Transfer RNA from Paenibacillus sediminis, 72 nucleotides, folded computationally. It matches the Rfam family "tRNA". Rfam classes the family as a transfer RNA. About the family: Transfer RNA (tRNA) molecules are approximately 80 nucleotides in length. It was read from a public genome assembly. Its mean pLDDT, the model's own confidence on a scale to 100, is 83.

This record gives sequence, structure tokens and C1' cells, in this order.
RNA sequence: GGGGCAUUAGUUCAGUGGGAGAAUGUUUCGCUGGCAGCGAAAAGGUCAGGGGUUCGAAUCCCCUAUGCUCCA
Repeated sequence: GGGGCAUUAGUUCAGUGGGAGAAUGUUUCGCUGGCAGCGAAAAGGUCAGGGGUUCGAAUCCCCUAUGCUCCA
């Protein structure tokens, strides 16, 4: 220098064009004599950044950034 992959909640990840979610963690409440455990609820997201396509983009296209990897 070139190719490929990844980037979504505090963490690990799902989500192939129209509702942003799960597990775990955090907070509150309940059950239990109590720690633990179990149950319920809540908070938590500029979907890495910018631009484009589209009636509509986390999702498709381009550029940039970061990380991993392959080739030279």
C1' cells in the first nucleotide's frame, strides 16, 4: 500500500427495509426469620461518524475512524 471482517444498552450479543430487543449487570418493590435465592417493575441507546438511495435505513451504497485478520 491492497483485500476481507467487525463497530447496536455498563458488558456479551441478536436484529437482511416499516415495533430497537435478549441475556447479564444496576435501581426499586414483593416472597423468605435472614444472607442467598426466586418473582415483578423501572432506568439505561445520537444503532462508530458523515454523505447518498428510498415514501421509509441499525439494515442497501460510498467515504472516514478504530480494532482484528490475510497478502505484499